[in-house]
Context: one part of a larger RNA
Molecule: large-subunit ribosomal RNA, domain I
Organism: uncultured Flavobacteriaceae bacterium
RNA sequence: CGUAUGGGGAAUGCCUAGGCUCUCAGAGGCGAUGAAGGACGUGAUAAGCUGCGAAAAGUUGCGGGGAUCUGCACACAAGAAUUGAUCCGCAAAUAUCCGAAUGGGGCAACCCACUAUAUUGAAGAUAUAGUAUCCGCAAGGAGGCGAACCCGGAGAACUGAAACAUCUAAGUACCCGGAGGAGAAGAAAACAAAAGUGAUUCCGUUAGUAGUGGCGAGCGAACGCGGAUUAGCCCAAACCAAUGUUGUUACGGCAAUAUUGGGGUUGUAGGACCACGCGAUUAGCGUUAAAAUGAAUUAGAACACUUUGGAAAGAGUGACCAAAGAGGGUGAUAGUCCCGUAUUUGUAAGUUUUAACAAUAUAGUGGUAUCCUGAGUAGUGCGGGGCACGUGAAACCCUGUAUGAAUUUGGCGGGACCAUCCGUUAAGGCUAAAUACUCCUGAGAGACCGAUAGUGAACUAGUACCGUGAGGGAAAGGUGAAAAGAACCCUGAAUAAGGGAGUGAAAUAGAACCUGAAACCAUACGCUU
Numbered sequence: 001c002g003u004a005u006g007g008g009g010a011a012u013g014c015c016u017a018g019g020c021u022c023u024c025a026g027a028g029g030c031g032a033u034g035a036a037g038g039a040c041g042u043g044a045u046a047a048g049c050u051g052c053g054a055a056a057a058g059u060u061g062c063g064g065g066g067a068u069c070u071g072c073a074c075a076c077a078a079g080a081a082u083u084g085a086u087c088c089g090c091a092a093a094u095a096u097c098c099g100a101a102u103g104g105g106g107c108a109a110c111c112c113a114c115u116a117u118a119u120u121g122a123a124g125a126u127a128u129a130g131u132a133u134c135c136g137c138a139a140g141g142a143g144g145c146g147a148a149c150c151c152g153g154a155g156a157a158c159u160g161a162a163a164c165a166u167c168u169a170a171g172u173a174c175c176c177g178g179a180g181g182a183g184a185a186g187a188a189a190a191c192a193a194a195a196g197u198g199a200u201u202c203c204g205u206u207a208g209u210a211g212u213g214g215c216g217a218g219c220g221a222a223c224g225c226g227g228a229u230u231a232g233c234c235c236a237a238a239c240c241a242a243u244g245u246u247g248u249u250a251c252g253g254c255a256a257u258a259u260u261g262g263g264g265u266u267g268u269a270g271g272a273c274c275a276c277g278c279g280a281u282u283a284g285c286g287u288u289a290a291a292a293u294g295a296a297u298u299a300g301a302a303c304a305c306u307u308u309g310g311a312a313a314g315a316g317u318g319a320c321c322a323a324a325g326a327g328g329g330u331g332a333u334a335g336u337c338c339c340g341u342a343u344u345u346g347u348a349a350g351u352u353u354u355a356a357c358a359a360u361a362u363a364g365u366g367g368u369a370u371c372c373u374g375a376g377u378a379g380u381g382c383g384g385g386g387c388a389c390g391u392g393a394a395a396c397c398c399u400g401u402a403u404g405a406a407u408u409u410g411g412c413g414g415g416a417c418c419a420u421c422c423g424u425u426a427a428g429g430c431u432a433a434a435u436a437c438u439c440c441u442g443a444g445a446g447a448c449c450g451a452u453a454g455u456g457a458a459c460u461a462g463u464a465c466c467g468u469g470a471g472g473g474a475a476a477g478g479u480g481a482a483a484a485g486a487a488c489c490c491u492g493a494a495u496a497a498g499g500g501a502g503u504g505a506a507a508u509a510g511a512a513c514c515u516g517a518a519a520c521c522a523u524a525c526g527c528u529u
Base pairs, nucleotide, nucleotide: 001526002525003524004523005522006521007520013514014478015477018449019448020446021445022444023443024442025441026440027438028437029145030144037098038097039096040053041052042051048072049071059092060091061090062089063088064087068080069079070078103112104111105110113131114130115129116128117127118126119125133142134141135140149180150178151177152176153175160167164214190197191196201228202227203226204225205224211219212218232430233429234428235374239262240261241260242259243258244257245256246255247254248253267408269373270372271371272370273367274366275365276364282361283360286357287356288355289354290353291352292351293350299343303318304317305316306315307314319336320335321325327339328338329337379403380402381401382400383399384398385397386396389415410425411424412423413422414421465472466471485513488500489499490498491497
């Protein structure tokens, strides 16, 4: 060095119990009736996980189901069950201590009280109930937790500009507050342009256009068009009335003020007021009835023989079902063996729809003298911010400061400003859908992974372990169809290990268990120096 046989090692192949990414549907919250999350207990034996709570792997009722059962967990003991257990669904009971934690305190899971009642003759003790703060007249409510989505407040830097200061990153990250299943926005003091549209939101386009910009880097619309979805309303005021209080009085009232009720809500201006007219139309809380849906569940077709083999579902021969040839399992590859599948059964709580009754809400015409139509507001000066728009020719929106109108013959806007023209009616409020998201539940899918992959976690995983702490954070899957898991014997100090025997298709499948590569090691033989 070669060949052979082994050891060693755990790659590879095969597998999947777990993940990943989506789709559809549901749900979108839990909590002082004590949550989320924990501590400690709880089993005949019990360290871990799971379940549960001193009524403690459980208790009660109803429904389902029909033979086994006492969780993972395969053993032994002791038991339960056709007088229906275990199990499944629904509704209840119990629910220690900590935790918003709430009687006070505290180094969480501990300590110590007070009040009332009961027990006692009394003290003490024990049992039961109560005793935090804030908001609210009261009834009552709030607090804390939770993955993302949403609104508001506050708000960086790295970076890019090939340096850097305006700018960018970016109103991003982080922090704080708040809400809901969505949130926000929203019914024109809007756009537009000589023609018109008609609340908001979202998508496509307009368009990387018009613009903006140390005119650098970059930032970046709108009108219009096409779609999704569509829904509109309520106050304040004028005017009328009631009640309370106050002032005044010639005791008849009058006035002021507060609250409440009627009235009323808009731009083609409307309303009050005056005159006329009227129960139209639409929506509908709730109650009853019917129907549908709705948990655990019910039924559910059709194959035999021969052959190889350890085993048939394979091969061969001949059949059958199909509203079911989706899928999984069964000793190899099964439409007809099992679970299922198509289809079907079933009702409780609940949900939805329809019908009847029905509280309640909702409208008009004409006139126009007077009254009303949101004030420290609009606007303006100064300083900022937002608008794609960096102060610019800078309109528009917000506001820190100083000022400060008009009143329908009014006001605001149409990108400086003025006129004409056009649009609209600010300074009060509400509003579904189309839109965003997925901690969670069910069903399903994948030119996604297959144990160094896929979640960090297929397994007692946020475990073991590390760190004072914030925090960091693993490794670890596979005997066999079935334990049939090797009785008995031998070697041995042996409960180590091995050799027989036996099981099995296989034991070079023997628990350090599927396959079992390479490195490395050994033995035997051969060749070479």